Description
Predicted 3D model of a 574-nucleotide part of an RNA (large-subunit ribosomal RNA, domain V) from a Patescibacteria group bacterium. The organism belongs to Bacteria candidate phyla, within Bacteria. The RNAcentral record of the full RNA draws on ENA. Rfam family: Bacterial large subunit ribosomal RNA. Its mean pLDDT, the model's own confidence on a scale to 100, is 81.
Context: one part of a larger RNA
RNA sequence: AUUACACCAGGACAAAAAGACCCCGUGGAGCUUUACUGUAGCUUGGCAUUGAGAAAACGUCCGAAAUUGUCGAGUAUAGGAGGGACCCAGCCGUAAGGCUGGGAUCAGUGGAAUACCUCUCUUUUCGAGCGUUGACCCUUAUCUCUUGGCCGUUUAAAAAUCCGGCAGGGAGACAGUGUCUGGCGGGCAGUUUCGCUGGGGAGGUGGCCUCCAAAAUUGUAACGGAGGCGUACAAAGGUCGGCUUUUCCCGGAUGGAAAUCGGGAUGAAAGUGCAAACGCAUAAGCCGGCUUAACUGCGAGACUCACAAGUCGAGCAGAUGCGAAAGCAGGUGUUAGUGAUCCUCGUUCCGGCAGUGGUUGCCGGACGGGCUUAACGGAUAAAAGCUACCCCGGGGAUAACAGGCUGAUCGGGCCCGAGAGUCCAUAUCGACGGCCCGGUUUGGCACCUCGAUGUCGGCUCAUCCUAUCCUGGGGCUGGAGAAGGUCCCAAUGGUCCGGCUGUUCGCCGGUUAAAAGGGUACGCGAGCUGGGUUCAGAACGUCGUAAGACAGUUCGGUCUCUAUCCGGUGUAAU
Repeated sequence: AUUACACCAGGACAAAAAGACCCCGUGGAGCUUUACUGUAGCUUGGCAUUGAGAAAACGUCCGAAAUUGUCGAGUAUAGGAGGGACCCAGCCGUAAGGCUGGGAUCAGUGGAAUACCUCUCUUUUCGAGCGUUGACCCUUAUCUCUUGGCCGUUUAAAAAUCCGGCAGGGAGACAGUGUCUGGCGGGCAGUUUCGCUGGGGAGGUGGCCUCCAAAAUUGUAACGGAGGCGUACAAAGGUCGGCUUUUCCCGGAUGGAAAUCGGGAUGAAAGUGCAAACGCAUAAGCCGGCUUAACUGCGAGACUCACAAGUCGAGCAGAUGCGAAAGCAGGUGUUAGUGAUCCUCGUUCCGGCAGUGGUUGCCGGACGGGCUUAACGGAUAAAAGCUACCCCGGGGAUAACAGGCUGAUCGGGCCCGAGAGUCCAUAUCGACGGCCCGGUUUGGCACCUCGAUGUCGGCUCAUCCUAUCCUGGGGCUGGAGAAGGUCCCAAUGGUCCGGCUGUUCGCCGGUUAAAAGGGUACGCGAGCUGGGUUCAGAACGUCGUAAGACAGUUCGGUCUCUAUCCGGUGUAAU
């Protein structure tokens, strides 16, 4: 070395299970609720089933009767109108009439004058009719009953239960039932619960305008760097005419850093309703006069652009403003100040249909109004959560372990040498800085792996590195010796036992020559363990309305007989 046998488990990112963690899907399910929309159920009221009587109240009409009517003035409580010079009561009298008393006329007051008669209004009371409500009450609808009543059905006979009927008791037009309607209603049901994102969540953000990034046309991304908008203005619009800002210096009463005045310098640094950029002095800036073009009907032609949108626009017709006129004017120095479609509302507008003597009605269009539809090209008029009880489809397009790249952080080395070291930078230490190395930390990236690469610590067994803890050799020393400090060489060998904790680590106790640091998938679970972490049970604290949640805590919690190949060990044969 080959072969055979026995054995070990380091590798075949071994096998097993289309990863349960994580993300994604306009996937599913279970659960919750002050998510949305419904609904069983409960409840309110109307009507029907539903009939009789009736106190009382209210309303209306009719009739009767009055204790029916108060500003002020006026004898005083003047309802209105008409007539009106007499009227009423008592006594005598057959009567005519007379007597007595009162009132009126008159006077006075007042806008209106009273006695008396007629009509009538307001108010109140009484009676009758009608209507509404209706306490209370009736029994025949309807409901009900532990009735020692009857009947039927059932049996060969008898009895009992159930059911039905009659009688009786109770309730009673209520209840019950039907229908319509308002409310409560996770008891139940169907659903919704956005996207971006250096994984997801949390935070932030989503439309529009300005600048930079943007690489001298245009355009151009990021959770790149800075800011604004969701309007304002009847003048801050139009036109005609006029004017020139700012800052500084000098001079000048009160007067000052700064008010108004004069001179000079500067030259656009001012101002522009508001952000920024670009414009603007012939001004687009400032002031004044007159005004409404902040018009109607259009619009050649362009810019921009996937579409839909967006933007500019000479010119024509009509009517108008300013200007002597030429002319200018279809808002504002420009670029933000916004919202499709459907639906709905308005209009003295237009068209069609129907119809009338006519007003009209219906449909469509045009114009105008109504969306923080702000997730701003707007899924619906209308919608939140939990899942560790979870499930499915996918993803290494995307996280947690390990590896890789990187090396901010981390560890180590070197350079400079201010300074400390009595003196003296470099025995030793070394600020402020600089240059490298390593790939053991925490990270960044997301490159293999999600049809699975098992994750901390311990045990067992190790193997390598040296930036050496001990043992060995040496230089310097602020090395007397001893003990040290620091540096150089050196990896042969070695590098502890316990207490606490799941711990690695760490602290403590006792030793030792020393109790070095690391790599090996933070070596090693087809070698062991399973204390921790990380399923299902349960509890505490906290958070949440709740379902539930918590790098918070606590108790509990299935680790898979057979080795094919490579590798390794042993034995035997060749």